[in-house]
Predicted 3D model of a 348-nucleotide part of an RNA (small-subunit ribosomal RNA, central domain) from an uncultured Clostridia bacterium. The coordinates come from a structure-prediction model, not an experiment, and the mean pLDDT is 87. RNAcentral holds the full RNA, with entries from ENA, Greengenes and SILVA.

Context: one part of a larger RNA
RNA sequence: UUGGGCGUAAAGAGUUCGUAGGUGGUCUUUUAAGCGAGGGGUGAAAGGCAAUGGCUUAACCAUUGUAAGCCUCCCGAACUGGAAGACUUGAGUGCAGGAGAGGAAAGCGGAACUCCCAGUGUAGCGGUGAAAUGCGUAGAUAUUGGGAAGAACACCGGAGGCGAAGGCGGCUUUCUGGACUGUAGCUGACACUGAGGAACGAAAGCGUGGGGAGCAAACAGGAUUAGAUACCCUGGUAGUCCACGCCGUAAACGAUGAGCACUAGUUGUCGGGGCCUAUAAAGCUUCGGUGACGCAGUUAACGCAUUAAGUGCUCCGCCUGGGGAGUACGCUCGCAAGAGUAAAACUC
Repeated sequence: UUGGGCGUAAAGAGUUCGUAGGUGGUCUUUUAAGCGAGGGGUGAAAGGCAAUGGCUUAACCAUUGUAAGCCUCCCGAACUGGAAGACUUGAGUGCAGGAGAGGAAAGCGGAACUCCCAGUGUAGCGGUGAAAUGCGUAGAUAUUGGGAAGAACACCGGAGGCGAAGGCGGCUUUCUGGACUGUAGCUGACACUGAGGAACGAAAGCGUGGGGAGCAAACAGGAUUAGAUACCCUGGUAGUCCACGCCGUAAACGAUGAGCACUAGUUGUCGGGGCCUAUAAAGCUUCGGUGACGCAGUUAACGCAUUAAGUGCUCCGCCUGGGGAGUACGCUCGCAAGAGUAAAACUC
């Protein structure tokens, strides 16, 4: 390379947008680059292939014919491509709606914890398997009133919703993105994928400046233990929070790339529409999402099964025995931590 694969065996990039490229709906006319048919030239010799012949066969040798490829002439027009014109089903848009923790900013609220002040009150509190460190007669714990500050939003809450993913949950306002349903209208293939590239991207971490209630790496002490650099307890600093800027990684998981089409059903739920009955519910039906089960099919099995891991098509990414190693070196990025790219020797 061919071939085979990527839920769990090696393998889907964390996600989206999008450049080049690849691929691309229906109809008509045209062209003839691809494609197909025929002819000619070339295709040195040897070799190859086929036929025939010669050494008793074979190896070997001889004769004849010939392939792919390239060039050229002529013809065909179904398909792919090019050109022109048209269409509406793909795609987009308009109009009318309702649903939603989608995003950003500002303001507000109550419960709880902690701290401070004051009152009541007295000897314990706290903590554990049991204890001790710790706190407390300088009045703690408990309880009442007042105040401060920060962080998170009980119930509702749901295998519920929204978002491309990461993720998003008190309330109100402002700004703002997307999806969905219905629909007389409008555009007329404007589409799908997407190497490079760009943007977003949990937590931890980093820089500068704030903030700091609770929690809590590190650290200290008390226990446990043979030891205990742990599990348990008492404390406690970074951090957790905010603003701006970096980092760019996760079991970033559905361990399942995106898009389109097709292929039995049953049942729940969320957001819409229609029919029927009409007071409503129920019933029937139809779109879009999200669960459970299950046939065909598929799978090594487990399982998946209209939300496919089934049947097909298009495009991208990735895999090729274990270790060495996601390492070294080089390069790019980063303030650093490190990230990305990515081997070989050797060994089994």